[in-house]
This is a predicted structure of a 129-nucleotide RNA (SAM riboswitch aptamer (S box leader)) from Micromonospora tulbaghiae.
Taxonomically the source falls in Micromonospora (Bacteria, Actinomycetes, Micromonosporales, Micromonosporaceae).
It matches the Rfam family "SAM riboswitch aptamer (S box leader)". Rfam links the family to the GO term regulation of gene expression.
The sequence is in RNAcentral, with records from MGnify.
Its mean pLDDT, the model's own confidence on a scale to 100, is 77.
RNA sequence: CUCAUCCAGAGGGGCUGAGGGAUACGGCCCGACGACGCCCCGGCAACCACCCGCACGCUCGACGACGAGCGACGGCGGGCAGGUGCCAAUUCCGUCCCCGCCGCACCCGGCGAUGCGGGGAAAGAUGAG
Numbered sequence: 001c002u003c004a005u006c007c008a009g010a011g012g013g014g015c016u017g018a019g020g021g022a023u024a025c026g027g028c029c030c031g032a033c034g035a036c037g038c039c040c041c042g043g044c045a046a047c048c049a050c051c052c053g054c055a056c057g058c059u060c061g062a063c064g065a066c067g068a069g070c071g072a073c074g075g076c077g078g079g080c081a082g083g084u085g086c087c088a089a090u091u092c093c094g095u096c097c098c099c100g101c102c103g104c105a106c107c108c109g110g111c112g113a114u115g116c117g118g119g120g121a122a123a124g125a126u127g128a129g
Stems, first nucleotide, its partner, number of pairs: 001129006011041005019030003024095004042087003047083002050079005056071006091123001096120006102112003
């Protein structure tokens, strides 16, 4: 840099000792009944690897049916748990854009540091390349 995913799931012990939830602000939470972090054990999940089946493609068996072999990258399903990852809250929520609702005002154009719902983006995280 590219692609995929991010409303599911999964906690005990030990050490430490004051902040923590990525960043800024706001909100809301967690935290001396010990959070965050580190270590150990346990667990969750299934991105990659691996295994099996199917589909598909190619080749061969003279043709069909069928069978065999192969298939870099790739499709679908299943298995496993080796490499990662993860185990408060949707990535805790909002911020930027769009749409709808709502309130106010109104001749038209409109206004709203507010609230609710939906979609997208940005940023971030994880994996693979």